[in-house]
Context: one part of a larger RNA
RNA sequence: UUGGGUGUAAAGGGCAAGUAGGCGGCUAGAUAAGUGAGGGGUGAAAUCUCCCGACUCAAUCGGGAAACUGCCUUUCAAACUAUCUGGCUUGAGAUUGGAAGAGGGAAAUGGAAUUAGCAGUGUAAGGGUGAAAUCUGUAGAUAUUGCUAAGAACACCAGCGGCGAAGGCGAUUUCCUGGUCCAAAUCUGACGCUGAACUGCGAAAGCUAGGGGAGCGAACAGAAUUAGAUACUCUGGUAUUCCUAGCUGUAAACGAUGAGUACUAGGUGUUGGGCUUUUGCUCAGUGCCGCAGCUAACGCAUUAAGUACUCCACCUGGGGACUACGGCCGCAAGGCUAAAACUC
Numbered sequence: 001u002u003g004g005g006u007g008u009a010a011a012g013g014g015c016a017a018g019u020a021g022g023c024g025g026c027u028a029g030a031u032a033a034g035u036g037a038g039g040g041g042u043g044a045a046a047u048c049u050c051c052c053g054a055c056u057c058a059a060u061c062g063g064g065a066a067a068c069u070g071c072c073u074u075u076c077a078a079a080c081u082a083u084c085u086g087g088c089u090u091g092a093g094a095u096u097g098g099a100a101g102a103g104g105g106a107a108a109u110g111g112a113a114u115u116a117g118c119a120g121u122g123u124a125a126g127g128g129u130g131a132a133a134u135c136u137g138u139a140g141a142u143a144u145u146g147c148u149a150a151g152a153a154c155a156c157c158a159g160c161g162g163c164g165a166a167g168g169c170g171a172u173u174u175c176c177u178g179g180u181c182c183a184a185a186u187c188u189g190a191c192g193c194u195g196a197a198c199u200g201c202g203a204a205a206g207c208u209a210g211g212g213g214a215g216c217g218a219a220c221a222g223a224a225u226u227a228g229a230u231a232c233u234c235u236g237g238u239a240u241u242c243c244u245a246g247c248u249g250u251a252a253a254c255g256a257u258g259a260g261u262a263c264u265a266g267g268u269g270u271u272g273g274g275c276u277u278u279u280g281c282u283c284a285g286u287g288c289c290g291c292a293g294c295u296a297a298c299g300c301a302u303u304a305a306g307u308a309c310u311c312c313a314c315c316u317g318g319g320g321a322c323u324a325c326g327g328c329c330g331c332a333a334g335g336c337u338a339a340a341a342c343u344c
Base pairs, nucleotide, nucleotide: 003316004315005314006313007298008297012312014201015200016199021194022193023192025088026087027086028085029084030083031082033081034080035077036076037075038074039073040072041071042070049065050064051063052062053061054060091191092188093187094186095184096183097182098181099180103177104176105175106174107173108172109171110154114150115149116148117147118146119145120144121143125136126135162169163168206247207246208245209244210243211242215241220236221235222234223233258311259310260309261308262307263306266289267288268287269286270285271284272283273282274281275280293300294299317344318343319342326337327336328335329334
C1' cells in the first nucleotide's frame, strides 16, 4: 500500500460557517466523453506457458504455437454515469399564521445573606477541634437592635425540564438580536449533502493595561497532628476569582459515539405545537424499558453501536514521545505540526 477498523482494546478533529474537491431527486429528448460489442493496425527479439526436437538424461540449446492482460484507429449500441436543452415537486428554501425557551448583547432595578464602619443594650468570654492551640476580647469582643457602605452571587420556583453548533446559559424589567418547532400547501424549482485548506467561536487556569476587591482563597506565615508532616485539620492570608479592552486556544472540550439521508417490532414517562373532543392520533424534542439485528463482552437497540449509501477526520505493538530538531503562532507560559537511535 491493500485490507481491516475508530462507545470502553490504537483511533471521531472542541464546535461551526464555508472555498476547492467528492457525491447527488423524478422525467423527456439530443450527444456519444466514460461504458459495452465487433473489425483493422501495432504490441522487436529474448524471457514466461504449451507442444515437438538435439546433446545417453538433466541443466542447456533449437523449432513452432499461444501469450504479451496495452496503445491507436474504425463501425455499431444507448441501459447507466457524464454533457446540453426542456419539464416536474417529493429534497431544499421562501411566504402566511401561530408557539415555547437560563439562546446572545446592552442598560436599569431588587431582596436575602456576608463583611466592614458608626451608634444603643450588655458582660466575660468568643472562636475553633477528635482534643487543642495559634487567633479575637475588659482599649468592651461574641450576642442583640438600628443606620450606613461595599462587592459578589441570585435560595424557593427547579423538573433524567428548556435553549444553544459546541464551549455554555438560571433574580426582575426594558431595548436590540440569532436560531428552532407546528399548521397551511401560496411561491421558487434540485437551488442539495459533505467539506482538505482557510476563517470565526471556544470552560477553567494563565498573561498585558486600567479599574474593583465583600466572601472564598493557590503561594506564604503560624497553631496542631506526627518518628517526620514541605500534607490532611485549624487561625490568618497575597495573587486569583469580578469589570473593561486585548492576548492565550487548551480540557475526562465526553454521549470517551463526525456530519447527512433512507429503511428496520413495540411499551411507558415527559416538553412544545396541531387535530380531535375525553382519550386518543400526529409532528418535533427529551428520558427509561425492550424485539429483530449487532457486539469480544459490557451493552446499543427509530436519539443505533442495526441495515445501506455519500463526504470528511483519524488508527496500525508497548516504551522512548502529547518528546527532540525544524517550521508556524504567542508578550510569556506555552500551543500546533512531529521523528529517530535505543529497548522489550
Molecule: small-subunit ribosomal RNA, central domain
Organism: metagenome